Overview
This is a predicted structure of a 92-nucleotide RNA (c-di-GMP-I riboswitch aptamer) from a Clostridia bacterium. Of the family's consensus pairs, 100% are formed in the model.

[in-house]
């Protein structure tokens, strides 16, 4: 000094549900709150999931709207599996 195991000690981080704001929605932020998590630290790059507001068709109608239903990310999600990129302690 690296490499695998495995503790310790000082902190992280927080699902679920809750309240409040945005957001059409998934959902994101704040507050309470802890199931859990050694990268639950960063990144939508691949792949997988939500969601469907505009659009696009269809259906509705004399025709158009309203409503209906189809298809679609340009919206998300990294606590779903990869992947890149950074990194804390440090006994044995």
């Nucleotide at each position: 000094u690296u490499a695998a195991a495995u503790a310790u000690u000082u902190g992280g981080c927080a699902a679920a549900c809750u309240c409040a704001a945005u957001g059409a929605a998934a959902a994101u932020u704040g507050g309470g709150g802890a199931c859990g998590c050694a990268a639950a630290g960063c990144u939508a790059u691949g792949g997988g999931u939500c969601u469907a507001a505009a659009g696009u068709c269809c259906u509705g109608u004399c025709a158009c709207c309203a409503g209906g239903g189809a298809c679609c990310a340009u919206g998300a999600c990294u606590g779903c599996c990869a992947g890149g990129c950074c990194g804390c302690c440090g006994g044995u």